[in-house]
Context: one part of a larger RNA
RNA sequence: GACGAACGCUGGCGGCGUGCCUAAUACAUGCAAGUCGAACGAACCGCAACUUGAACUUGUUCUCGUUAAGGUUAGUGGCGCACGGGUGAGUAACACGUGGGGAACCUGCCCAUUAGUGGGGGAUAACAGUCGGAAACGACUGCUAAUACCGCAUAGACAAUUUAACCGCCUGGUUAAGUUGGGAAAGGUGCUACGGCAUCAUUAAAGGAUGGCCCCGCGGUGCAUUAGCUAGUUGGUAAGGUAACGGCUUACCAAGGCGAUGAUGCAUAGCCGACCUGAGAGGGUGAUCGGCCACAUUGGGACUGAGACACGGCCCAAACUCCUACGGGAGGCAGCAGUAGGGAAUCUUCCGCAAUGGACGCAAGUCUGACGGAGCAACGCCGCGUGUGUGAAGAAGGUUUUCGGAUCGUAAAGCACUGUUGUUAGAGAAGAACGGCUACUAGAGGAAAUGUUAGUAGAUUGACGGUAUCUAACCAGAAAGCCACGGCUAACUACGUGCCAGCAGCCGCGGUAAUACGUAGGUGGCAAGCGUUGUCC
Numbered sequence: 001g002a003c004g005a006a007c008g009c010u011g012g013c014g015g016c017g018u019g020c021c022u023a024a025u026a027c028a029u030g031c032a033a034g035u036c037g038a039a040c041g042a043a044c045c046g047c048a049a050c051u052u053g054a055a056c057u058u059g060u061u062c063u064c065g066u067u068a069a070g071g072u073u074a075g076u077g078g079c080g081c082a083c084g085g086g087u088g089a090g091u092a093a094c095a096c097g098u099g100g101g102g103a104a105c106c107u108g109c110c111c112a113u114u115a116g117u118g119g120g121g122g123a124u125a126a127c128a129g130u131c132g133g134a135a136a137c138g139a140c141u142g143c144u145a146a147u148a149c150c151g152c153a154u155a156g157a158c159a160a161u162u163u164a165a166c167c168g169c170c171u172g173g174u175u176a177a178g179u180u181g182g183g184a185a186a187g188g189u190g191c192u193a194c195g196g197c198a199u200c201a202u203u204a205a206a207g208g209a210u211g212g213c214c215c216c217g218c219g220g221u222g223c224a225u226u227a228g229c230u231a232g233u234u235g236g237u238a239a240g241g242u243a244a245c246g247g248c249u250u251a252c253c254a255a256g257g258c259g260a261u262g263a264u265g266c267a268u269a270g271c272c273g274a275c276c277u278g279a280g281a282g283g284g285u286g287a288u289c290g291g292c293c294a295c296a297u298u299g300g301g302a303c304u305g306a307g308a309c310a311c312g313g314c315c316c317a318a319a320c321u322c323c324u325a326c327g328g329g330a331g332g333c334a335g336c337a338g339u340a341g342g343g344a345a346u347c348u349u350c351c352g353c354a355a356u357g358g359a360c361g362c363a364a365g366u367c368u369g370a371c372g373g374a375g376c377a378a379c380g381c382c383g384c385g386u387g388u389g390u391g392a393a394g395a396a397g398g399u400u401u402u403c404g405g406a407u408c409g410u411a412a413a414g415c416a417c418u419g420u421u422g423u424u425a426g427a428g429a430a431g432a433a434c435g436g437c438u439a440c441u442a443g444a445g446g447a448a449a450u451g452u453u454a455g456u457a458g459a460u461u462g463a464c465g466g467u468a469u470c471u472a473a474c475c476a477g478a479a480a481g482c483c484a485c486g487g488c489u490a491a492c493u494a495c496g497u498g499c500c501a502g503c504a505g506c507c508g509c510g511g512u513a514a515u516a517c518g519u520a521g522g523u524g525g526c527a528a529g530c531g532u533u534g535u536c537c
Base pairs, nucleotide, nucleotide: 001536002535003534005533006532007531008530009529012384013383014382015381016380017379018377019376020342025340026339027338029337030336031335034079035078036077039076040075042073043072044071045070048067049066050065053062054061055060056059086295087294088293096219097218098217099216100215101214102213105212106211110208111207113205114204115203116202118152120150121149127142128141129140130139131138132137158181159180160179161178162177163176164175165174166173167172187200188199189198190197191196221267222266223265228258229257230256233255234254235253236252237251238250239249240248270292271291272290273289274285275284276283277282297318298317299316300315301314320331321330322329323328348374350373351372352371356370357368358367359366360365387417388416389415390414397408398407399406400405421478422474423473424472425471426470427469431464435460437458438457439456440455441454442453443452481526482525483524484523485522486507487506488505492521493520494519495518496517502509503508
């Protein structure tokens, strides 16, 4: 000098940050991932119109049925749930950083280009019925739809094979031509003159972008009181597997491979941008923020999918907790709050989707403990205040004294002001841009209409918050402590104590005149803080 700090004493305000470093211990409760009815069948509600009947108050109420704008949803289906958020247990490793390579690779949504979307089929949930179970949940029978599922036609990628040209970086790569096998949602919505048009989807190809995967050089740690380690081990051939190379896996063959330039083992540890210190070189750290990695009670496994071996998915095993009718089931806060425990120690079971971002949706919109905010804590940094001017009878009082005085000290009182902050009252934001709606204009397209793109105008949208800020009035009123004073080191006297009580970072102080202990007065330093402890330079 620094700190994610803690402890002691003290404590007025604001802005911006930060806040379980320990038990990756166990978790009550609530929320944290849904969305789409413009994919689909169905059920329910239902303004209005028509209709059956009843009551009477003769134009109202109730009621049956049909049509139907509109709305709600359990289920099938699509997309998302692999992002965002948390933690640092493991990991000494191509995990990370940096620089390269992939002629050995994948990539949903997005962008631009080209070509399409023909003709069929069989089911199944929902639903209904029956049955089992305490529950969780399930069994059988029957019915039905799709952008769910499955064939067929057409085209190409691709694979095999033949030929040619060009190129290269070892295996090789690119292009063109011939033969065989190989897809689609035919959908939704709007408009229509029923021909079609528009939009959102969808299929195939080659390309881009983004994201990922693999390989390699170099770099960053302690112990030699760890010296030998290794059998899929090292290499080859063949096959399998993967998006892809590869002992990645398997069979066979060979006997190799690593190591004093530290293998192997043990211990410790997430890595980096950065942060702290230092003139620098270095040394230390890896909180918040950003990038990467790993993990999700412990261990293992795959499924789905463009992407996971998946925190709030599935299966198995284990420990623990809970329910049970004892047959069987349920659960996973290292998400946000919160609880218990541990600890020197670390916050609210708050508000809102208004903004930014994300998922879904044509959109309206829904969801979002991401995020934006508020709350708590002097935990940190920065800023402000606790008054200003004048005022000598140098008041009273305290301390001290050589009793003359000295000092606290212009300090106080008194007088004159100010109003930062505070109190009261009033005014009152920026953050709001979009999007959609209404009206209008223009461009492209279209036969037209709908639609689409761009623009103009209007109304609308704020959790924070009646907050920030501003104005007015009022009052010096409500706001100073902590540590030190022997030397290092700025700051001294008196009394008490008497090697006691005690102090102390080092030297050391205290045994009767202690500037070193305790108290008082004074002084010095810092100041809403001050000191101590811990850690690093």
The part of an RNA shown here (small-subunit ribosomal RNA, 5' domain) has 537 nucleotides and comes from an uncultured bacterium. RNAcentral holds the full RNA, with entries from ENA, Greengenes and SILVA. Its Rfam family is "Bacterial small subunit ribosomal RNA". Gene Ontology terms of the family: ribosome and structural constituent of ribosome. Model confidence (mean pLDDT): 82 of 100.